[in-house]
This is a predicted structure of a 112-nucleotide RNA (SAM riboswitch aptamer (S box leader)) from an Acidobacteriota bacterium. The prediction has a mean pLDDT of 76. NCBI's taxonomy places the organism under Bacteria, Pseudomonadati, Acidobacteriota.
């Protein structure tokens, strides 16, 4: 970079450097000197890989124990912490309002 397959209407921000931009792209519409985009300290939030160790809590056994392909939590590899991925985009259904799907896009985890 390509591709695969899973997830995207939940959650989760102080502080410090600095000093106009920022939300992928385009249209809208937004956030932004009451400090944008960066960095840097702590911090959270998720659970997608691993682990399978502790802790608890379950199954199963008359008992000792056994299991983790049962659950929760904490440690580790990312991710992410305005706004549904802000919304639309391309095709269908629909008198609309809407509603479905697809792309595209991002994040993980695998292959090349």
């Nucleotide at each position: 970079u390509u591709u695969u397959c899973a997830u995207c209407c939940a959650g989760a921000g102080u502080g410090g450097c600095u000093g106009a931009g920022g939300g992928a792209c385009a249209g809208g519409c937004c956030c932004u000197g009451c400090g944008a985009a960066g960095c840097c300290a702590c911090g959270g939030c998720a659970a997608c890989c691993a682990c399978g160790c502790g802790a608890c809590c379950g199954a199963c056994u008359a008992c000792c124990g056994u299991c983790g392909c049962g659950g929760u939590u904490g440690a580790g590899g990312u991710g992410c912490c305005a706004a549904u991925u802000c919304c639309u985009g391309c095709c269908c259904c629909g008198c609309a309002a809407g509603g479905g799907g697809a792309g595209a896009g991002a994040u993980g985890a695998g292959a090349a």